Transfer RNA from bacterium (Candidatus Torokbacteria) CG_4_10_14_0_2_um_filter_35_8, 73 nucleotides, folded computationally. Its Rfam family is "tRNA". It is annotated as a transfer RNA. The prediction has a mean pLDDT of 82.
[in-house]
RNA sequence: GCCAACGUAGCUCAGUUGGUAGAGCGAGGCACUCGUAACGCCUAGGUCGUGGGUUCGAUUCCCACCGUUGGCU
Repeated sequence: GCCAACGUAGCUCAGUUGGUAGAGCGAGGCACUCGUAACGCCUAGGUCGUGGGUUCGAUUCCCACCGUUGGCU
């Protein structure tokens, strides 16, 4: 330099033939217990990598860029 995949919550990852974004773990609270842990219930936490385009509407489609990983040279 070229090609491909990936980028979504603190972490690991889903998601959607375009229509208000989720789980598990973790964090906080409540309940339970003599007490702790576990179990149960609740809550918070996201500019869906950045910018632009298409569209009534984009996490999803298109383009460019940035980053990570792998391959080739």